The RNA shown here (SAM riboswitch aptamer (S box leader)) has 126 nucleotides and comes from a Cytophagales bacterium. The prediction has a mean pLDDT of 81. NCBI's taxonomy places the organism under Bacteria, Pseudomonadati, Bacteroidota, Cytophagia, Cytophagales.
RNA sequence: GAUUUAUAAAGAAGAAGGGAGAGACUAGGCUCUAAGAACUUCUGGCAACCUACUUACCUCGUAAAAGCAAGGUGCUAAUUCCUACCUAAAAUCAUUUUAUUAGAAAUAUUUUGGGAAAUAUAAACC
Numbered sequence: 001g002a003u004u005u006a007u008a009a010a011g012a013a014g015a016a017g018g019g020a021g022a023g024a025c026u027a028g029g030c031u032c033u034a035a036g037a038a039c040u041u042c043u044g045g046c047a048a049c050c051u052a053c054u055u056a057c058c059u060c061g062u063a064a065a066a067g068c069a070a071g072g073u074g075c076u077a078a079u080u081c082c083u084a085c086c087u088a089a090a091a092u093c094a095u096u097u098u099a100u101u102a103g104a105a106a107u108a109u110u111u112u113g114g115g116a117a118a119u120a121u122a123a124a125c126c
Stems, first nucleotide, its partner, number of pairs: 001126001003124006013043005021032003026084004044076003049072003053067003080118001085115008094107005
């Protein structure tokens, strides 16, 4: 770096250095930031993906579970900050076509669901 699987509406601080940006890419928004951004280090914390350990017992199965938080990662603003691609249903009663009692169809806008893609993290494997 590629692939596969799982998860992604939860959670979690302070200090020192640093000195203007940051929120994955592109675009449109919207936020954070000299009351100090990105980034680096230290000390905390969150979480439970992996390892270890514990829990059933004569054997098998129930454990592909539950617990723990020592180790390996990770994380520590806002839903992956929101949207973009596909689809469904509502609302608006705006535009067009048709009908002429009512309406029906298509388009546009908005809202709410579902899905895909991309991204992030972990493990396995190449």